Predicted 3D model of a 1486-nucleotide RNA (small-subunit ribosomal RNA) from an uncultured bacterium. Its Rfam family is "Bacterial small subunit ribosomal RNA". The prediction has a mean pLDDT of 84.
RNA sequence: AGAGUUUGAUCCUGGCUCAGGAUGAACGCUGGCGGUGUGCCUAACACAUGCAAGUCGAACGGACCUUUGGAACUGAAGCUUCGGUGGAUGUUCCUUCUGGUUAGUGGCAAACGGGUGAGUAAUAUAUAGAUAACAUACCCUUAAGACUGGAAUAACUUUUCGAAAGGGAAGCUAAUACCGGAUACACUCAAUUGAUCGCAUGAUUAAUUGAGGAAAGAUUUAUUGCUUAAGGAUUGGUCUAUAUCUGAUUAGCUUGUUGGUGGGGUAAUGGCCUACCAAGGCGACGAUCAGUAGCUGGUCUGAGAGGAUGACCAGCCACACUGGAACUGAGACACGGGCCCCACUCCUACGGGAGGCAGCAGUUAGGAAUCUUCCACAAUGGGCGAAAGCCUGAUGGAGCGACGCAGCGUGAGGGAUGAAGGCUCUAGAGUCGUAAACCUCUAAAAGGGGGACGAUAAUGACGGUACCCCUUGAAAAGCACCGGCUAACUCAGUGCCAGCAGCCGCGGUAAUACUGAGGGUGCAAACGUUAUCCGGAAUUACUGGGCGUAAAGGGCGCGUAGGCGGUUUGUUAAGUCCGAUGUUAAAGGCCGGGGCUCAACCCCGGUACGGCGUUGGAUACUGACAGACUAGACGGCUGGAGAGGCAAGUGGAAUUACCAGUGUAGCGGUGGAAUGCGUAGAUACUGGUAGGAACACUCAUUGCGAAGGCAGCUUGCUGGACAGCACGUGACGCUGAGGUGCGAAAGUGUGGGGAGCAAACCGGAUUAGAUACCCGGGUAGUCCACACCCUAAACGAUGCACACUUGGUGUAGGCCCGUUGGGGUCGGCGCCGGAGCUAACGCGUUAAGUGUGCCGCCUGGGAAGUACGGCCGCAAGGUUGAAACUCAAAGGAAUUGACGGGGACCCGCACAAGCGGUGGAGCAUGUGGUUUAAUUCGAAGCAACGCGAAGAACCUUACCAGGCCUUAACAUCCUCGGAACACCCAAGAGAUUGGGAAGUGCCCUUCGGGGAGCCGGGAGAUAGGUGCUGCAUGGCUGUCGUCAGCUCGUGUCGUGAGAUGUUCGGUUAAGUCCGGCAACGAGCGCAACCCUCGCCACUAGUUGCCAGCGGUUCGGCCGGGAACUCUAGUGGAACUGCCUGUGAAAGCAGGAGGAAGGCGGGGAUGACGUCUAGUCAGCAUGGUCCUUACGGCCUGGGCUACACACGUGCUACAAUGGCAGGUACAGCGCGUCGCUACCUCGCGAGAGGACGCUAAUCGCUUAAAGCCUGUCUCAGUUCAGAUCGGAGUCUGCAACUCGACUCCGUGAAGUUGGAAUCGCUAGUAAUCGUGGAUCAGCAAUGCCGCGGUGAAUACGUUCCCGGGUCUUGUACACACCGCCCGUCAAACCAUGGGAGCAAGCUGCACCCGAAGGCGCGUAGCCCCGCUAAUGGGGCGUGUGGUUAAGGUGUGGCUCGUGACUGGGGUUAAGUCGUAACAAGGUAACC
Repeated sequence: AGAGUUUGAUCCUGGCUCAGGAUGAACGCUGGCGGUGUGCCUAACACAUGCAAGUCGAACGGACCUUUGGAACUGAAGCUUCGGUGGAUGUUCCUUCUGGUUAGUGGCAAACGGGUGAGUAAUAUAUAGAUAACAUACCCUUAAGACUGGAAUAACUUUUCGAAAGGGAAGCUAAUACCGGAUACACUCAAUUGAUCGCAUGAUUAAUUGAGGAAAGAUUUAUUGCUUAAGGAUUGGUCUAUAUCUGAUUAGCUUGUUGGUGGGGUAAUGGCCUACCAAGGCGACGAUCAGUAGCUGGUCUGAGAGGAUGACCAGCCACACUGGAACUGAGACACGGGCCCCACUCCUACGGGAGGCAGCAGUUAGGAAUCUUCCACAAUGGGCGAAAGCCUGAUGGAGCGACGCAGCGUGAGGGAUGAAGGCUCUAGAGUCGUAAACCUCUAAAAGGGGGACGAUAAUGACGGUACCCCUUGAAAAGCACCGGCUAACUCAGUGCCAGCAGCCGCGGUAAUACUGAGGGUGCAAACGUUAUCCGGAAUUACUGGGCGUAAAGGGCGCGUAGGCGGUUUGUUAAGUCCGAUGUUAAAGGCCGGGGCUCAACCCCGGUACGGCGUUGGAUACUGACAGACUAGACGGCUGGAGAGGCAAGUGGAAUUACCAGUGUAGCGGUGGAAUGCGUAGAUACUGGUAGGAACACUCAUUGCGAAGGCAGCUUGCUGGACAGCACGUGACGCUGAGGUGCGAAAGUGUGGGGAGCAAACCGGAUUAGAUACCCGGGUAGUCCACACCCUAAACGAUGCACACUUGGUGUAGGCCCGUUGGGGUCGGCGCCGGAGCUAACGCGUUAAGUGUGCCGCCUGGGAAGUACGGCCGCAAGGUUGAAACUCAAAGGAAUUGACGGGGACCCGCACAAGCGGUGGAGCAUGUGGUUUAAUUCGAAGCAACGCGAAGAACCUUACCAGGCCUUAACAUCCUCGGAACACCCAAGAGAUUGGGAAGUGCCCUUCGGGGAGCCGGGAGAUAGGUGCUGCAUGGCUGUCGUCAGCUCGUGUCGUGAGAUGUUCGGUUAAGUCCGGCAACGAGCGCAACCCUCGCCACUAGUUGCCAGCGGUUCGGCCGGGAACUCUAGUGGAACUGCCUGUGAAAGCAGGAGGAAGGCGGGGAUGACGUCUAGUCAGCAUGGUCCUUACGGCCUGGGCUACACACGUGCUACAAUGGCAGGUACAGCGCGUCGCUACCUCGCGAGAGGACGCUAAUCGCUUAAAGCCUGUCUCAGUUCAGAUCGGAGUCUGCAACUCGACUCCGUGAAGUUGGAAUCGCUAGUAAUCGUGGAUCAGCAAUGCCGCGGUGAAUACGUUCCCGGGUCUUGUACACACCGCCCGUCAAACCAUGGGAGCAAGCUGCACCCGAAGGCGCGUAGCCCCGCUAAUGGGGCGUGUGGUUAAGGUGUGGCUCGUGACUGGGGUUAAGUCGUAACAAGGUAACC
């Protein structure tokens, strides 16, 4: 940094898609290690269990334990004089001592810490300020003080209610709990007097007077706590400015609302609340309403500007089951406090109670998805305490998860026989691959030992820690991709199936795209996929886009707000610029260092944080204010042009109707007709009358108007532009969202009018149909007046204004100069063109050029200018104007082709002019169809069909039935045996099988044998296949077409595809030649060179020839000849060369000469390519299939079938003929497995003999039509010959299926052929015979040749068919056999309407109204006290307004659903037509 994708190709426009980065991720597959981060994005759903906020006995009275002491009682052992002594033990009590624990009172904390993001679009947040409008517990500093009294209450005891939770009553008691009095200032309030200061309200301060207000003690005697006041610090409250998402299909909102005064309330300002007064306040710079959303530092991305985002960490806010209101307190309207209402869950004895994980773990549910009911207070921090300490799910750690980031490892060195194996293969090999094996070595984990920092002393959860040493010892790689984009290729399987796919697109038998494998590429403990964001996307364009034709200029004016604005002077300093300064939390980012072995991570320092505030300065530009100017703008005077507008009047031509006349049978209309009109007199002609509408000629590249638009003439009223003069004003200007006016045609309303025309409608035609095009009628409407509608391809598809930038030419208006032509200038209307612009086309001083200002509009195609909503309208409808869904395109301009029921030119037996046929008949032959065991296969418009097949009885033969063979009928190799060939017998339909007999040859030899060839047996490699694929192929062929075309090099033009050359003017059979030309040349084609026929010459003279000479059996037969014919070789000849005319030339026309004349006739010769043309069955060949058969052999059958249809032919239908007799003249060819003379026999086909000939020698070989004569006389015939009967001949193993020919007999259809259609332009058509290939014979009437006789016609290119060149249109490119539209039918999808139904949110009105604080009242209860009154306070209670939830009614908005219904979209082969693209067959479109 770009790439793919619209086309046959190109450029552009334009969307879609990809490559990058990122994530609190999830899913698939795989998984070694530790480090460091991170982990319910969904149900602010519901929660079992445990823990998360306590602490202080140095505030207090108790209780309990312990210890000390005392008292009372008890009275063990021992001793005893038995009297006692003794005093252990135990129990109880005490204002006893020590220590500890503690329910309660009291203090502080619980408002922090922790969680979550529901609400919130501003009571939030960010930044900068204000507080002269405020508060602040604990902490610090300073000053002062702490005197004197009092009454209760919990605990506790007794009792009582209740299941419980929890209370009630009576009695006792303490305090740092509570209350009174005193005192007090620098405190508060009131009053008075000054001083200083401030931006206003005001602030600060001094003095005096009056009134009011404090306190608490504890203890180990060190301290600590308490009260008042001031200050500090910290933390908060409130206010202001600016910024902060989307929707106008939300445009008006607001009544405590905006302001004032008085009062209340608060720590404090304030409609915060209240009474009264005024009627304000907000809004297009977006109010209100609706939707969505915690905000920020930052994070991700990006070159940046931006865009997206707000997990973790940090700051702020909000919330704590939903909702409401309070108490306590320095601080809360309070997550783990209380009250009330609702919902839910739990307990219950049914009376009543309890609860709130959005704290840490954990559970259920939801979901694609998110962890342990862990350890510790060791560290950091917090609460309480004097402290020890206690508490702390904050926090520190560990656990789980590849969820992220960074790091490490899965080994290193050597090792070629390039092992085995896999895969591929051109069979040679290549590759996996030094990879492995093998050798040497190192050391994660594990085990053992030592051992830090975190705590410099004690205290370590982490911790069996990190780290170090020793021992054993190679153990841990996957995932995705490999058609292009995009790095990486082969084989097999599959066969539009299965599947893939991000886009383009792959798959229908050779898939680098599916699946598998081998190999390769990329990344790597990961890799892919999905989702989302930014990027690429200049695809919303500030940086940085556009609007003539691609999407896009409003239909056109006027004008409001707004935006922008001429010259000059001064002031100011708002914008702008410079300096200083404050702030911009930390973290993050960047730079430089440092610490973990590195890195991630962490720490330190620096920089930066584009903003905002304060302050000082500058003044060019912009703004503001003041003054001046005239070039913009407007005005004045003069002048001419004009279909400019409105109104009134008026004119002629024409159409139609009516009246009258003349007049008679048609008129009218069309491609052709018909409907229609007309004998009741039309049409036509003449005269008259009526009425309506439109204004011929003039009239155009005209003129005017803002646009729509405006056309006979006259008059009136009226708008604008232009020119000349340079007289006035003095920036008064430009644009213009909303607004307002105008606005073709059609349409609507009311009332007129109505000649012509004419939707709808009715007839007639056309047509398959014809609701059309054509014709005859015809109503709205068209016209007028008034009122609506408000849209057009309302177009120059080009907004308005101003300025600047080469020219030429025309036109209409004005002015100036000059004057036989002309020149200049202003504002218009056109054409052509330069620079420049443009994707190109094109635009080009009338810009689409260069700039400025302002407005409107666009952002892929379809759905759709549709739906819903709003506004407008009488309606029709207009305006504003989406989405779901769907496609990968849609589109513009230009290019090359192809095509056109487009144009121009030209050619061809293409038509026309002619001749003869086909189509009708019979037969032959081929095809289709049908049939069959099989009727083998192929060929299919022209360009298949007498074609492959130049020969199907067997063979051929590929088909069918039956019988046989399995290394084979054929090729090569191995082994064994034998020479081989040939013969005989038997069985069989034959293939074949069985048996017999016979016999070793050739070459070499060392005599053992070996070799070549052939036969037989055996084994396996292989053979074989007319099986399939001509759409895998080679080769060959057909066709356009013997048409004149098809291309290249260099140059030039074009952004490019491409163009030029090859077009143009002539000419030709021809891209043949000439001329011209940004082209100059060249190649394949054309022509020529080749063959043949036509003329001549030369050479040669047998088998051919015979003029002259001789002979003759009269036959060139013989001698001879070499002249002629001929044969077959070589040459010549024709070139528009000559003449005339024409032309620039090329050439053309005519003529002469010539055998031949303008290519002399005919042939061979087939450019680039097209038809996926034909052929795998001629041959060759890839792949695939069969292998005791899809191969091979044999016999018989079939290819020859036969209701039928078609093609190609033959023979005819007769007298230009048939028959009979006579008679004349060819050429090409062929022949020894042959042609056969000649003779005999047979009616004949032929048979039997037999000469010649390997051919200019002999034979086929009598050519026929023709000519001469006779006969038939128009008939199904003396035409025609099918069919059938009989008898034969020939070929051949064999003529039954299924041959040809002969003879006798038989004697069908057919009397010239419908629609339609074919061939031929001269030695041609027509007609006549003749030869050959194949071949035993023959289906041949076919095919390929040969000669004989021998015509007619062509005016011409309008039309049919085919072709060539140029041009034009195109929505075609598979190229018109193209493309393509709409209804209907079917399936699916989303969506609108819809009687309604259901839910949520919300406005208004009303009802009810908990708790709470507030107001008012209080006859009950309690307390206080003094000086005395109707005291004060509390509890209780009553009540008022306020109010949550709830209820009712009525609106609004949103989502869902709904019988039925509307259109829309999509979907290989449905129906009907053919609307569009060509003049698309009626030009298309609005």